Description:
This is a predicted structure of a 1489-nucleotide RNA (small-subunit ribosomal RNA) from an Anaerolineales bacterium. Rfam family: Bacterial small subunit ribosomal RNA. The prediction has a mean pLDDT of 84. The RNAcentral record of the sequence draws on SILVA. The organism belongs to Anaerolineales, within Bacteria.
[in-house]
RNA sequence: AGAGUUUGAUCCUGGCUCAGGAUGAACGCUGGCGGCGUGCCUAAUACAUGCAAGUCGAACGAGGCCCUUUGUAUUCGUAUGAAGGUGUCCUAGUGGCGAACGGGUGAGUAACACGUAGGUGACCUACCCCGAAGCGGGGGACAACUCCGGGAAACUGGAGCUAAUACCCCAUGUUCUCCAUGGUGUUAGAGGACCAUGGAGCAAAGGAGCAAUCCACUUUGGGAGGGGCCUGCGGCCCAUCAGCUAGUUGGUAGGGUAAUGGCCUACCAAGGCUAUGACGGGUAGGGGACCUGAGAGGGUGGUCCCCCACACUGGAACUGAAACACGGACCAGACACCUACGGGUGGCAGCAGUAGGGAAUAUUGCACAAUGGGCGAAAGCCUGAUGCAGCAACGCCGCGUGCGCGAUGAAGGCCUUCGGGUUGUAAAGCGCUUUUCGGGGAGAUGAGGAAGGACAGUAUCCUCGGAAUAAGUCUCGGCUAACUACGUGCCAGCAGCCGCGGUAAAACGUAGGAGGCAAGCGUUAUCCGAAUUCACUGGGCGUAAAGCGCGUGCAGGCGGUUCGGUAAGUUGGAUGUGAAAUCUCCUGGCUCAACUGGGAGAGGUCGUUCAAUACUGUCGGACUUGAGGACGGUAGAGGGAGGUGGAAUUCCCGGUGUAGUGGUGAAAUGCGUAGAUAUCGGGAGGAACACCAGUGGCGAAGGCGGCCUCCUGGACCGUUCCUGACGCUCAGACGCGAAAGCUAGGGUAGCAAACGGGAUUAGAAACCCCGGUAGUCCUAGCUGUAAACGAUGUAGACUUGGUGUUGGUGGGGUAAAAGCCAUCAGUGCCGAAGCAAACGCGAUAAGUCUACCGCCUGGGGACUACGGCCGCAAGGUUAAAACUCAAAGGAAUUGACGGGGGCCCGCACAAGCAGCGGAGCGUGUGGUUUAAUUCGAUGCUACGCGAAGAACCUUACCUGGGUUUGACAUAUAGGUAGUAGGGAACCGAAAGGGGACCGACCUUCGGGAGCCUAUACAGGUGCUGCAUGGCUGUCGUCAGCUCGUGCCGUGAGGUGUUUGGUUAAGUCCAAAAACGAGCGCAACCCUCGGGUCUAGUUACAAGUGUCUAGACCGACUGCCCGCGAGAAGCGGGAGGAAGGUGGGGAUGACGUCAAGUCAGCAUGGCCUUUAUAUCCAGGGCUACACACACGCUACAAUGGUCGGUACAGAGGGUUGCCAAGCCGCGAGGUGGAGCUAAUCCCCAAAGCCGGUCUCAGUUCGGAUUGUAGGCUGCAACCCGCCUGCAUGAAGUUGGAGUUGCUAGUAACCGCGCGUCAGCUAUAGCGCGGUGAAUACGUUCCCGGGCCUUGUACACACCGCCCGUCACGUCAUGGAAGCUGGCAACACCUGAAGCCGGUGGGCUAACCCGAAAGGGAGGCAGCCGUCGAGGGUGGGGCUGGUGACUGGGACGAAGUCGUAACAAGGUAGCUGUAGCGGAAGCUGCGGCUG
Repeated sequence: AGAGUUUGAUCCUGGCUCAGGAUGAACGCUGGCGGCGUGCCUAAUACAUGCAAGUCGAACGAGGCCCUUUGUAUUCGUAUGAAGGUGUCCUAGUGGCGAACGGGUGAGUAACACGUAGGUGACCUACCCCGAAGCGGGGGACAACUCCGGGAAACUGGAGCUAAUACCCCAUGUUCUCCAUGGUGUUAGAGGACCAUGGAGCAAAGGAGCAAUCCACUUUGGGAGGGGCCUGCGGCCCAUCAGCUAGUUGGUAGGGUAAUGGCCUACCAAGGCUAUGACGGGUAGGGGACCUGAGAGGGUGGUCCCCCACACUGGAACUGAAACACGGACCAGACACCUACGGGUGGCAGCAGUAGGGAAUAUUGCACAAUGGGCGAAAGCCUGAUGCAGCAACGCCGCGUGCGCGAUGAAGGCCUUCGGGUUGUAAAGCGCUUUUCGGGGAGAUGAGGAAGGACAGUAUCCUCGGAAUAAGUCUCGGCUAACUACGUGCCAGCAGCCGCGGUAAAACGUAGGAGGCAAGCGUUAUCCGAAUUCACUGGGCGUAAAGCGCGUGCAGGCGGUUCGGUAAGUUGGAUGUGAAAUCUCCUGGCUCAACUGGGAGAGGUCGUUCAAUACUGUCGGACUUGAGGACGGUAGAGGGAGGUGGAAUUCCCGGUGUAGUGGUGAAAUGCGUAGAUAUCGGGAGGAACACCAGUGGCGAAGGCGGCCUCCUGGACCGUUCCUGACGCUCAGACGCGAAAGCUAGGGUAGCAAACGGGAUUAGAAACCCCGGUAGUCCUAGCUGUAAACGAUGUAGACUUGGUGUUGGUGGGGUAAAAGCCAUCAGUGCCGAAGCAAACGCGAUAAGUCUACCGCCUGGGGACUACGGCCGCAAGGUUAAAACUCAAAGGAAUUGACGGGGGCCCGCACAAGCAGCGGAGCGUGUGGUUUAAUUCGAUGCUACGCGAAGAACCUUACCUGGGUUUGACAUAUAGGUAGUAGGGAACCGAAAGGGGACCGACCUUCGGGAGCCUAUACAGGUGCUGCAUGGCUGUCGUCAGCUCGUGCCGUGAGGUGUUUGGUUAAGUCCAAAAACGAGCGCAACCCUCGGGUCUAGUUACAAGUGUCUAGACCGACUGCCCGCGAGAAGCGGGAGGAAGGUGGGGAUGACGUCAAGUCAGCAUGGCCUUUAUAUCCAGGGCUACACACACGCUACAAUGGUCGGUACAGAGGGUUGCCAAGCCGCGAGGUGGAGCUAAUCCCCAAAGCCGGUCUCAGUUCGGAUUGUAGGCUGCAACCCGCCUGCAUGAAGUUGGAGUUGCUAGUAACCGCGCGUCAGCUAUAGCGCGGUGAAUACGUUCCCGGGCCUUGUACACACCGCCCGUCACGUCAUGGAAGCUGGCAACACCUGAAGCCGGUGGGCUAACCCGAAAGGGAGGCAGCCGUCGAGGGUGGGGCUGGUGACUGGGACGAAGUCGUAACAAGGUAGCUGUAGCGGAAGCUGCGGCUG
């Protein structure tokens, strides 16, 4: 630091995904050791049990124990009294201190809760430290205890006794407090600061010690540390929360507090907060810090530290220095437990632990030895704080699982091209070491002081033993390091994204191997990064998402030139603070590291202070260029109102006039003999204003168009007179705002949603036609939206040019103009720099800058839902989420395509000729049938194709019968001498079995060949042409397809190859950022046509020619004329056998169709191996209701038939062609001459001449069938060909449609050949004979080429794609309702408690009194305010659920249509309105995308 993913490819935009780091983690597999850390994230759920806060006898009384002394009783153990004791601890109690710390948790809290910086002149502070002054005299109780009661218990009532550092009174009063008076200085400021005087008020406790003295106590000043309160600033989301507030805001007085304050109360005033976000809702403890990041940021707040809040839930207080108190008390509530049913008890969010929840989180451990805390004078006690140990790979760090040598590269595994490769120096083997491990021994530091150590017999050390005790996990298609085999066969499965899997999977599973990390490795979850993908650093808005439809304008933001003041911002210095830990650097300690000690640094939008004054702010003065005004001119569909004009449509009246008119692609509906249309005259009414008219004008936009008048807004130009920054932008707000639409009232000529009818159509709810209502028009109001577009916000400044046009001004010019020059303001085009993804923009910027506003952040869901606001309604505006996809998109490129365009070809059409499609037959195919009808070929490009020959064979199919190293090949081993081979009888359908008999070859004499047996293997027309080679078809003999270098473009790519001509041709010429080249075209090759020469087997007319077969010549637009660009070339002509490619053939570019062929051959893989191999017999491939393709023969007179007669070429021939002659009606037979072929043989028909038939199912036609023969062959039954005789079917020229052919061609006619024993050949390949017609032309059909255009196509139009309906799944809106939660409100009730009142009951201390008694004070009780909770009620907000219902998303092969993309077949889109199964259609206005 990037990468993958949208496309055929490209650039851009843009999202998704990955690689990194991190974690209080969890899960899967695995697991040796140690150190240091960490460990309920969920149920602030409920808790059994134990422990977590006590201590002081040196405050006090009493009791117990112990000791001493002394009694009594005695079983001599002891029991029981009394007195005393510097003994001791204890228990309970009074009293003191502590219990407000420490420890836990994060529910609540959006707040002065926290952080930071300040304030307190508005305050408090036990214990501790320093200072000042004291500690005198009295008094009365209450626990404990005793007695009597109540209760199950918890506990409690009454009476009585008693001490104190408990309580009370008096005195003293340094001080302190209050009041009054006077003064001092400080402060920004008001004091409660300080000093003096006077008055009033307020203290105390003792204990220990022989003592000194110590510890306590009281009042007070100061300190330290700790706290309370106040303030500035800082840190979450929602505006679909916009208004909130009654103690509310302030004042006065009072109360309350340590203290300010509406903190509380009374009264008075009516304020206070809010777009700089009040109020409301949601979420959340805050910080130091932690993770990440280059940083800025983003996320987090577990462990450690600081602060806050809470302690079962809620409330309120007491005590105290401090609490409204986790292990205190009271009340209410929920829950749980005990109970004798009367009543009680409890609070683990302390440490362990249990249940529950959960993916998930530990021991009911040891010790107070250390550190710290409480009490105590101390010893000491207490301390689940803490120190340790245990459990857990949860994290970080460290160590180990050995080290060296060791090749025959062992065995085994895996792969293999069978050679080998790999595992792999890896192992074995040899040598060495002992971290770790096990045994034994020694044994700490931690303890500052004699002893005292939970950890711990631990760390560590010594010694012995033995490589011994110790490796996994994930991955291997790309991203991303790492590849093979087998299995599987869109199955099973994988997957973070792209995507793999449908028989050769490096992507699934397994194995081998490899790569990564390592006591861990993967997965999942979450955060940051990558993501410049919310952009402060650091993004955008013409077309990708994104400029509000337009203006006016408050707040806000920003603001011209100059001088002076100030110093808020700003800058610099100093200083305070920013706790520690953390972080960075340096340096120490554990063997290192993690961890940890020390030092330094860093860290704030902070405070104070000093200074600077450029810029900004602010205050004051001045200026004119921004802005505005004045004056003089100018243009204009700018707006409003009122008049007025002509043309046209329609209607009405009248005239003329007669049968149609109208409308369309063609028609019909419609109108018309009741007189239309047409035409003339007159009239009515409404709407709109031709020409002028123009990328002309005006307006902010929407928009504005006959003419005249009135009212009115703005702009421009000129002079440089006035004001003196008065300016720019603008959230909210306000106004304007096409068309459609709405309300009310008018109006209505034309047009025209809806609607009716006619056509079209498969349908036609459309396009087309005939009608036609709202509406379109006016008035008043509403609506507030458009592709309201330049898809481009407003204002200002700057930056080469050219050329139009509109309105001014100046100059120049003219008779007047105009052209011309300069300049200002508008409006267009082209272009420089620059910008931009490209297209493009380019002074009218999308360039370079400034100010301000609006808007965007993947596609769909969604211009939607809910809520709010607006509207009469239609609806508008604001505007989500769940869910879902990996894209959606922009521009440009190459193709392909278009019912786009242009140019041009082709028997493509047209013009012709002959056909096919109808018949019969032949052949092939489909289908059907069958035991089998073997297989393949399937639009053109399968179908007389593979088949240039299916009776057996062929043959691959079926039935049946045999064989198993095999019908055939190779190798190895063994065997074999009458061996190999031949082979009679016999069995059998044959194959085969069987074997009498006959009987070999080569040799270097070893053997070989052969044969038999066995093992490897053979064999397969079995599968895959979608694993392949080769070959072939087709586009297409079409003129194209590319490359190198250069140039252009970010790039795909373009250029060249386009353009102008020309050609059969990318053929050639010219132009041109191209210049050349290659494969194609052409030519070279073969053949036919003319000639020359040579040669001559053969043929003949007998040496010349024909001919045969070789070489060469000939044709090149070479010559002439014209056209053309002094070109290429074209037209015509001459000559010539042939003329512009002379005819024909061979020759097939890059590629396309996963085209065809595994059955021609070859071949990977798979399958088969007594069978899918092989042999044999028979059958089948020849079936037959049908359908199609290609042919043959015909339908007849241009003919049939009979007779006569003439003329080819090219081929073939020795298991062959076969002459003459003879026989047969004939097929054929016989015969044998000739021929290994220019020598012999096979060889024409149409034609011509003559006769006959006379238009008919015929003397046409020949199918079919019968019969008699012939030929081939082992064999013609299935299933051959031919001949004779007989039979004599359909068919009278063929519907829609369709094929071939442009000259020696079509058509007609015969001949030959291959295959082959024969033939089903009418096929195929060749050959000659006779021998036409037509082409105006390129509009149309088909195919093709080039250029261009559009595209949403790229599997490329057989493309893509829209909506309804049907089915399934999912999330969601509405909904009668049903049911929860939350926070308030109103009323009722109202515990505890504080406060207030009362206090007739009770009452020790003080006072009066001798006393009785009274007083002061207090208490109980009662009353009241407040008050948690409870009840009732109507609302608010927010969930769940809900019959039914709305749309949405998704889902290999459902239905209907065809809306969009091409002119998408009616251009599309759009706002609105109506209509329609659906896409949609139509009207009105708008846009060009």